A computed fold for an 86-nucleotide RNA from a Syntrophomonadaceae bacterium, annotated as c-di-GMP-I-GGC riboswitch aptamer. The coordinates come from a structure-prediction model, not an experiment, and the mean pLDDT is 90. It was read from a public genome assembly, where an Rfam model found it.
[in-house]
RNA sequence: UCCGAUAAUGGCAAACCUGGUGAAAGCCAGGGACGCAAAGCUACGGGUCUAAAGCAUUUGAUGCCAUGACAGCCGGGUUGCCGAAG
Repeated sequence: UCCGAUAAUGGCAAACCUGGUGAAAGCCAGGGACGCAAAGCUACGGGUCUAAAGCAUUUGAUGCCAUGACAGCCGGGUUGCCGAAG
């Protein structure tokens, strides 16, 4: 350095509930733990979600649409605890 233990110290926190925020997806805070060796950070590539404004269809709804979002979807970049076996 790779790697990831029936090791040790700890860390994070899904669903759900409450409050806030947003058009929504979602996000923030508190509670709560399904899980996670990066479930730390990062929107660079792919993918997924939403569709306010805008555009189109034509009379109140439908379709398109990212400049919005997701890192606990995959990959990349970057930082980091410990030290068994190899």